[in-house]
Small-subunit ribosomal RNA from an uncultured prokaryote, 1435 nucleotides, folded computationally. The RNAcentral record of the sequence draws on ENA. Rfam family: Bacterial small subunit ribosomal RNA. Its mean pLDDT, the model's own confidence on a scale to 100, is 83.
RNA sequence: GCUUAGAGUUUGAUCCUGGCUCAGGACGAACGCUGGCGGCAGGCUUAACACAUGCAAGUCGAGCGCCCACUUCGGUGGGAGCGGCAGACGGGUGAGUAACGCGUGGGAAUGUGCCUUUUGGUUCGGAAUAGCCCCGGGAAACUGGGAGUAAUACCGGAUAAGCCCUUCGGGGGAAAGAUUUAGCCAAAAGAUCAGCCCGCGUUAGAUUAGCUAGUUGAUGAGGUAACGGCUCACCAAGGCGACGAUCUAUAGCUGGUCUGAGAGGACGACCAGCCACACUGGAACUGAGACACGGUCCAGACUCCUACGGGAGGCAGCAGUGGGGAAUCUUGGACAAUGGGGGAAACCCUGAUCCAGCCAUGCCGCGUGGAUGAAGAAGGCCUUAGGGUUGUAAAAUCCUUUCGCUAGGGAAGAUAAUGACGGUACCUAGACAAGAAGCCCCGGCUAAUUUCGUGCCAGCAGCCGCGGUAAUACGAAAGGGGCUAGCGUUGUUCGGAAUUACUGGGCGUAAAGCGCACGUAGGCGGCAUUGUAAGUUGGGGGUGAAAUCCCGGAGCUCAACUCCGGAACUGCCUCCAAAACUACAAAGCUCGAGGAUGUGAGAGGAGAGUGGAAUUCCAAGUGUAGAGGUGAAAUUCGUAGAUAUUUGGAAGAACACCAGUGGCGAAGGCGACUCUCUGGACAAUUACUGACGCUGAGGUACGAAAGCGUGGGGAGCAAACAGGAUUAGAUACCCUGGUAGUCCACGCCGUAAACGAUGAGAGCUAGUUGUCAGCAAGCAUGCUUGUUGGUGACGCAGCUAACGCAUUAAGCUCUCCGCCUGGGGAGUACGGCCGCAAGGUUUUAACUCAAAGAAAUUGACGGGGGCCCGCACAAGCGGUGGAGCAUGUGGUUUAAUUCGAAGCAACGCGCAGAACCUUACCUACCCUUGACAUACCGAUCGCGUUUUCCAGAGAUGGAUUACUUCAGUUAGGCUGGAUCGGAUACAGGUGCUGCAUGGCUGUCGUCAGCUCGUGUUGUGAGAUGUUGGGUUAAUUCCCGCAACGAGCGCAACCCUCGCCACUAGUUGCCAGCAGGUUUGGGGGCCCUCUAGUGGAACCGCCGGUGUCAAACCGGAGGAAGGUGGGGAUGACGUCAAGUCCUCAUGGCCCUUAUGGGCUGGGCUACACACGUGCUACAAUGGCGGCGACAGAGGGUAAAUCCCGAAAAGCCGUCUCAGUUUGGAUUGUUCUCUGCAACUCGAGAGCAUGAAGUUGGAAUCGCUAGUAAUCGCGGAUCAGCAUGCCGCGGUGAAUACGUUCCCGGGCCUUGUACACACCGCCCGUCACACCAUGGGAGUUGGUUUUACCCGAAGCCGGUGCGCGAACCGCCAAGGGAGGCAGCCGACCACGGUCAGGUCAGCGACUGGGAUGAAGUCGUAACAAGGUAACCAAGCC
Repeated sequence: GCUUAGAGUUUGAUCCUGGCUCAGGACGAACGCUGGCGGCAGGCUUAACACAUGCAAGUCGAGCGCCCACUUCGGUGGGAGCGGCAGACGGGUGAGUAACGCGUGGGAAUGUGCCUUUUGGUUCGGAAUAGCCCCGGGAAACUGGGAGUAAUACCGGAUAAGCCCUUCGGGGGAAAGAUUUAGCCAAAAGAUCAGCCCGCGUUAGAUUAGCUAGUUGAUGAGGUAACGGCUCACCAAGGCGACGAUCUAUAGCUGGUCUGAGAGGACGACCAGCCACACUGGAACUGAGACACGGUCCAGACUCCUACGGGAGGCAGCAGUGGGGAAUCUUGGACAAUGGGGGAAACCCUGAUCCAGCCAUGCCGCGUGGAUGAAGAAGGCCUUAGGGUUGUAAAAUCCUUUCGCUAGGGAAGAUAAUGACGGUACCUAGACAAGAAGCCCCGGCUAAUUUCGUGCCAGCAGCCGCGGUAAUACGAAAGGGGCUAGCGUUGUUCGGAAUUACUGGGCGUAAAGCGCACGUAGGCGGCAUUGUAAGUUGGGGGUGAAAUCCCGGAGCUCAACUCCGGAACUGCCUCCAAAACUACAAAGCUCGAGGAUGUGAGAGGAGAGUGGAAUUCCAAGUGUAGAGGUGAAAUUCGUAGAUAUUUGGAAGAACACCAGUGGCGAAGGCGACUCUCUGGACAAUUACUGACGCUGAGGUACGAAAGCGUGGGGAGCAAACAGGAUUAGAUACCCUGGUAGUCCACGCCGUAAACGAUGAGAGCUAGUUGUCAGCAAGCAUGCUUGUUGGUGACGCAGCUAACGCAUUAAGCUCUCCGCCUGGGGAGUACGGCCGCAAGGUUUUAACUCAAAGAAAUUGACGGGGGCCCGCACAAGCGGUGGAGCAUGUGGUUUAAUUCGAAGCAACGCGCAGAACCUUACCUACCCUUGACAUACCGAUCGCGUUUUCCAGAGAUGGAUUACUUCAGUUAGGCUGGAUCGGAUACAGGUGCUGCAUGGCUGUCGUCAGCUCGUGUUGUGAGAUGUUGGGUUAAUUCCCGCAACGAGCGCAACCCUCGCCACUAGUUGCCAGCAGGUUUGGGGGCCCUCUAGUGGAACCGCCGGUGUCAAACCGGAGGAAGGUGGGGAUGACGUCAAGUCCUCAUGGCCCUUAUGGGCUGGGCUACACACGUGCUACAAUGGCGGCGACAGAGGGUAAAUCCCGAAAAGCCGUCUCAGUUUGGAUUGUUCUCUGCAACUCGAGAGCAUGAAGUUGGAAUCGCUAGUAAUCGCGGAUCAGCAUGCCGCGGUGAAUACGUUCCCGGGCCUUGUACACACCGCCCGUCACACCAUGGGAGUUGGUUUUACCCGAAGCCGGUGCGCGAACCGCCAAGGGAGGCAGCCGACCACGGUCAGGUCAGCGACUGGGAUGAAGUCGUAACAAGGUAACCAAGCC
């Protein structure tokens, strides 16, 4: 100095864990749409696939001879060849390689052409050979023989300062010329380059654990430029590996690039360094340098030529072609610059390079105009119809010309010359706003919204999720947002992700502590002293290539880009210093650890023995018909004597009481008693050892139950199995039997919800209180106090997501080990190891989902619990369900049987009344501005009522009689009103959607609940209040309480009935009066009554209970007593409850019809089923007669008049029967209403006289003036009631009680439910699709042992064939050295046998995942209806 961002998604809501997804950056990219210019960069990531064509490495005549052409005869140019140098550089690619390959830092046993420096030299000879010529072979490539020839080609001699070898005597080796610059030889040194060695670093897998024979080392030799098993001979048996050898897979490495706050992670295009490769494999030659991209040889594959005999080739150089692929360029120009090769040089060559071309592939820059401009134009879109928006945007006016275009000038890059780029950059002039804008998005994340279309369709989607008729999420449009010559999508990578956590996570319940201990390696380790200096710290030196990044400058007009300088490169090596800590060494200490002594406790372990109770069996006695078992039964046992009971005996297993969150053990686990053997822990004392300790990967021991093997044993219990029940079924739960097994011995197995779901060890951090085993002190002698170890409960700090933990930590620290990283697939498959088997252990992936999960909260629910209430049950009374009829519904039928209502909470409901009308339905016939409203024009002045006739089914159409002649007025047919005619806006709809709505209503429920403010509390959802103790009909009231208050509900206030008083007495009343006996009239208002106002009841009084409370119980008084009876009154909410057909209303639909009118029909149908009722079945009755007291209501006004006979009741008769019961049905005659009673009304008379003799399962109402029973009235209404709404008369029974059924309230509990139990959810089967395991086999890759073959080549041997230089000679025969050939070792390719390993396919088969409405059951979640779960066995 710089630097760290989150969001969506699990739930009804919350907090946490945890995954998935998004916002950012980057790219050698690709694809879609679009596309003006310039600069700088980049451009086969795939097939190291195959390549046509051209070019990419030549040059030197001042090394050499020859040939050809030209010539001014001086020479010049060219060609093939010998020779020299260079083709080991430059350029390409990344196949191989996990390696001293690369990076970094060191090292010693080396070579080095050209270059630099220095020293010395540069002499004398010789023999060949190519080209060329001649003769051949061959299609070609090429090649054989012969003759002759040159050199800076080759060979020999001389010389040797220095050099090399040496047995220290000596020996060995060079050269080319030339006038000169230049060149050559030898030597030394340098520089450069190259080779070699070492430390450290360098991917993943252990489902790869052992690998290795030249392997490891020694000696000697060979070989190399050089060390070395590099190679060979002999000897030894080593070497590597859990700090990961070997094997497998993948990969060129680095500087760096991208990202990131950093630490890291991913990558290794372009540029730069190193390596490797050059069609595939092998090999060497030449050379300073290669085992050689454009050299050679061999083998192989492929391609091409061929005369079939044989040959030729290698783009991973630059262009280019085909192919592959989502995808990557021109068969360009120039050597002008930079560099390279050759040359003395001129110069030549250079697809290195410099330039140009193509491509928005990227980065950077510029432009597509600027200013003014409101009639806020037109058009579009929306609209509440007013307007808004597009929008100063456009048009219009003025201005400018960057870029592009046209024309003129015209560089730097070049030093004297030479410019591909290039008439380029740049400058100047000119014309015209003229030539130049798109892409994505607009539900949330995430900036930006409306309309239409569509209707779970078409489609969208990164995640959550949109779409089923009002879609801001699909498609279109308008508008808006973002970026901009680009914009989106896809892919990859880093980030966010603290989601592998070094920085920087966790493991009680979310994933995660091994079942437990011992112990190896390893890791860590007490107190104090001295030393060393490996770690550590400070300072110095070397290195860390350049480029890149960063900082400061500079150059292109800026920027990108480039250049200069600095810093940095966090690393490695080395030197010096320090000594605290760790380490190491030495010598100590006692606190850790261990030891010693003598006690005490214990279901610790093993073996042997002993005991009593009980069960069963056996024997005998007594005794008789049952026993046993269950919810109830049956199977079973029993008259052949069971069960019961008594006595005796046998056998096996387990040990009641004691017994206790008591004891012991590492865990599993251990329980009668005695003996023997034995392990561990505790306390007290201590004068011993002296850190000996902790943990513990691998390893080893132990390890419940079940199970396995062998042999015993077997009473009870009891998988399997059998039978009986239960059940729709019942392979279960229940019952009766019953075998393995359970027991013992020995051997396996090695797992459990092996749990404290909590690894071991150490230290520290408040307490209180039990209990077990010790010890100490004190005294009051059985207590107190203290202390150590164990085992419990509560609780502070602290921790935790919460629950909770809390000195026995889940607190604060340290050490070591184990384990986790979303759910499912799966603890499964394959492989390995173990096991007799069962199986255990280790342990994936494909695929699939956006969650799975923990804790806590509020509800709801429970065949959970507690408390309480209700005609909820019980106790009663009367019904329904059976009959006939009425009425409603379903179903069926029909042209139509209009529509709605559907458990309670539809069904005598909408309908307080369908013959027409109603009427919405059907048939036939008519009307089209309409039956109805508003507005306009024209005509008329009315309209309306009424008579008669014609056509018609009627609507309607036509004609006609009579009455009447609108209102205001400014006096104008001005206005209003009415009728008729016309045209257009519109009317109209009981058409759809009650799941678009308002309003109204039902229901839980007249149940006692539902909430709020402030405070407190919790991270939070929330809680508290509202819970608790009492009490109540009541969240009614009282008390207590982190709550204090308040609201809506409850209650009260309202109406009515019951008592009294006052006021008022007509139509009501008549006690006492007069009068009188018929209505009536006088008088009075006492009483009744009427209808207004008041009073009265409040647990007020007394006693008891209760917390000195609220309240309850009893009593008195009172008309009434504890809400006096009844009514009205319905909290927050639930049911997408009901109603679009009461009304209102959004949207959609119809418009000569889905509107309007009218006729007739239908809503009244009828094999059937259900609901609600009426009447009955009779004697508590039927019939006949007598017959009092009502209430309420209606009639327009009436306490007066009318409806108006109340019924029950009493008396008589009938006498138990299908009747003097019952009245259906039917016939017939009438009445009433109405335009009209056929479909289809009600009533009356006579006749007829069904079913029915009290009703199965089941079910309804009612707690007092109630049920039951009896009649009366009213609404609707022309007429029509068994329905509905009211009224009074008579007038009961029963309630022990809350166990049970139903519904409800409060508290609590469990929950995997929240659409809330009509919930959730499991498994088989069936179907579709996907990935995967097994699988007889089959195909391919790779690799290994053994063996066979053995090209080319180097090496070794031989070399009788060949054989110029040197030697030698008298004798040229020969010698030295060499070549061909042959032999051998090594070895590529190839082959044979047998394996290992990986992958593809595979009939069939196993499980798994997924999939709106399939089948069977109901396993789990509540006590889930048999508590659930873990391990194991059987079916």